[in-house]
Context: one part of a larger RNA
RNA sequence: GUCGCGGUUAAGGAACUCGGCAAAUUGACCCCGUAACUUCGGGAGAAGGGGUGCCUCAGCAAUGAGGCCGCAGAGAAAUGGCCCAGGCGACUGUUUAACAAAAACACAGCACAAUGCUAACUCGUAAAGAGGAUGUAUAUUGUGUGACACCUGCCCGGUGCCGGAAGGUUAAAAGGAGGAGUUAGCGCAAGCGAAGCCCUGAAUUGAAGCCCCGGUAAACGGCGGCCGUAACUAUAACGGUCCUAAGGUAGCGAAAUUCCUUGUCGGGUAAGUUCCGACCUGCACGAAUGGUGUAACGAUCUGGGCACUGUCUCGACCGCGAGCUCG
Numbered sequence: 001g002u003c004g005c006g007g008u009u010a011a012g013g014a015a016c017u018c019g020g021c022a023a024a025u026u027g028a029c030c031c032c033g034u035a036a037c038u039u040c041g042g043g044a045g046a047a048g049g050g051g052u053g054c055c056u057c058a059g060c061a062a063u064g065a066g067g068c069c070g071c072a073g074a075g076a077a078a079u080g081g082c083c084c085a086g087g088c089g090a091c092u093g094u095u096u097a098a099c100a101a102a103a104a105c106a107c108a109g110c111a112c113a114a115u116g117c118u119a120a121c122u123c124g125u126a127a128a129g130a131g132g133a134u135g136u137a138u139a140u141u142g143u144g145u146g147a148c149a150c151c152u153g154c155c156c157g158g159u160g161c162c163g164g165a166a167g168g169u170u171a172a173a174a175g176g177a178g179g180a181g182u183u184a185g186c187g188c189a190a191g192c193g194a195a196g197c198c199c200u201g202a203a204u205u206g207a208a209g210c211c212c213c214g215g216u217a218a219a220c221g222g223c224g225g226c227c228g229u230a231a232c233u234a235u236a237a238c239g240g241u242c243c244u245a246a247g248g249u250a251g252c253g254a255a256a257u258u259c260c261u262u263g264u265c266g267g268g269u270a271a272g273u274u275c276c277g278a279c280c281u282g283c284a285c286g287a288a289u290g291g292u293g294u295a296a297c298g299a300u301c302u303g304g305g306c307a308c309u310g311u312c313u314c315g316a317c318c319g320c321g322a323g324c325u326c327g
Base pairs, nucleotide, nucleotide: 002322003321004320005319006318007317008316009315011313012312015311020308028052029051030050031049032048037042039147053068054067055066056065057064058063069073081306082305083304084303085302086301087300088298089297093105094104109145110144111143112142113141114140115139121131122130123129148293149292150291151290153223154222155221158220159219160216161215162214163213164212167211168210169209173205174204178200179199181197182196185192186191224242225241226240227239228238251285252282263279264278265277266276267275
């Protein structure tokens, strides 16, 4: 000199870096004080300040008065860094045992559907039997959504499900017209051919299903194009036309969704592909495959700031261990 662990560091203080990762800061108790927002519970330990030892005296004590020492009095250890804004998910929970803890799952709430009891449904050998349940529709099961607030538009043409039964189609089965084989008999022969046995077999009858007729979207799902038009221009409230089952309503919108795109404008920075607020030209948002908000919460994700620092400028030093050399 290298690696690991620990410690200190002038001046600066995130210039490091994908990113303050890591480290540092903060820290206990008492007092003062505490914003937006809010579901009035919270937010909140918000933030931000001050204090803390020992001795004497007074006092029941809390405490007060006076004094003393140190750089330092929660004298060591242990012991929150904080704030602002946004996305997602309401929340506490759960998860890929051993690369993922999350925005995924669950959740209370909401909705739809099934089920009248030997319930539906599940397990089981198409069983007995068991669970459901010693329950009974304010119950149980299945599916979707996911607190709360405001809401949840249009389409039943397709697919599914539910209901309907007139007609069409349709299985087994029933049916037995007709046909084939065999041969008593008849016939000179060719051939015909009863009964029986056997093979085949038309019409006709014949359920559900399907076709058909309705219903149903918090069922699966779907929710247009072109052209013209206002006395600057631009734009088009308006008109025309084609197609459709119906043409996307409210709300939101370059978004966990925006290709073009680092869109444009504003904010923040000396400088901002990120971030925040707007605009709307939504390649390709959109209403329980939920839409839009939302206090609180989060080892969540994103952007900014204060404090703080060896992250860095840019290194240096110390301790312990390994490595290395010798045995």
The part of an RNA shown here (large-subunit ribosomal RNA, domain IV) has 327 nucleotides and comes from Kapaibacterium sp. (SeqCode). Its mean pLDDT, the model's own confidence on a scale to 100, is 88.